c-di-GMP-I riboswitch aptamer from Paenibacillus lutrae, 78 nucleotides, folded computationally.
Model confidence (mean pLDDT): 88 of 100.
It matches the Rfam family "c-di-GMP-I riboswitch aptamer". Gene Ontology term of the family: cyclic-di-GMP binding.

RNA sequence: GAUAAAGGCAAACUAUGUGAAAGCAUAGGACGCAAAGCCACGGGUCUUAAGCAGCAGCAAGACAGCCGGGUUACCGAA
Numbered sequence: 001g002a003u004a005a006a007g008g009c010a011a012a013c014u015a016u017g018u019g020a021a022a023g024c025a026u027a028g029g030a031c032g033c034a035a036a037g038c039c040a041c042g043g044g045u046c047u048u049a050a051g052c053a054g055c056a057g058c059a060a061g062a063c064a065g066c067c068g069g070g071u072u073a074c075c076g077a078a
Base pairs, nucleotide, nucleotide: 001075008033009032013028014027015026016025017024018023031065037071038070039069041068042067043066044063045062046061051058052057
C1' cells in the first nucleotide's frame, strides 16, 4: 500500500503497587495508531530526592503516543 480481510497496540480516566518527582508496572477502559514494535544516537519536553554546584542552576532520572535517525517485523488485491 485497497473505503477489503486477518491479526495487533491502547490515550484520558479508575484501582492497586512502585518512585523524591517526572514517570513506570499490572488490571479495567478506548482517544487514537500502519510500525502507537524495539533502541535515548541528534534535537525537544518533563522531573530535581541523591549527587554536582553552593546565587542561579545542572541529568547520569524519565518520555519511543513530540520530531529526526537506526533496526526488526505481520497481512495482502490490482